[in-house]
This is a predicted structure of a 74-nucleotide RNA (transfer RNA) from Clostridiales bacterium DTU032. Taxonomically the source falls in Eubacteriales (Bacteria, Bacillati, Bacillota, Clostridia). Its mean pLDDT, the model's own confidence on a scale to 100, is 81. Its Rfam family is "tRNA". It is annotated as a transfer RNA.
RNA sequence: GGGUGAUUAGCUCAGCUGGUUAGAGUGCCUGCGUGACAUGCAGGAGGCCAUAGGUUCAAGUCCCAUAUCACCCA
Numbered sequence: 001g002g003g004u005g006a007u008u009a010g011c012u013c014a015g016c017u018g019g020u021u022a023g024a025g026u027g028c029c030u031g032c033g034u035g036a037c038a039u040g041c042a043g044g045a046g047g048c049c050a051u052a053g054g055u056u057c058a059a060g061u062c063c064c065a066u067a068u069c070a071c072c073c074a
Base pairs, nucleotide, nucleotide: 001073002072003071004070005069006068007067010026011025012024013023019057028044029043030042031041032040050066051065053063054062
């Protein structure tokens, strides 16, 4: 230099053929419970879906560019 893949909650990851409130596990907070913890149960907070444009009635999803990471080729 060229190519491929990934980027969604603190962390690990889903999200179907584009379709109208973005989810799970774990962690965190509160309550129940316990002599006190742990386990368990109930509830809650936390996301401009990497950034910036474009297509569309509608974009996490499609297209372009950029950034970061991983891998391959030279």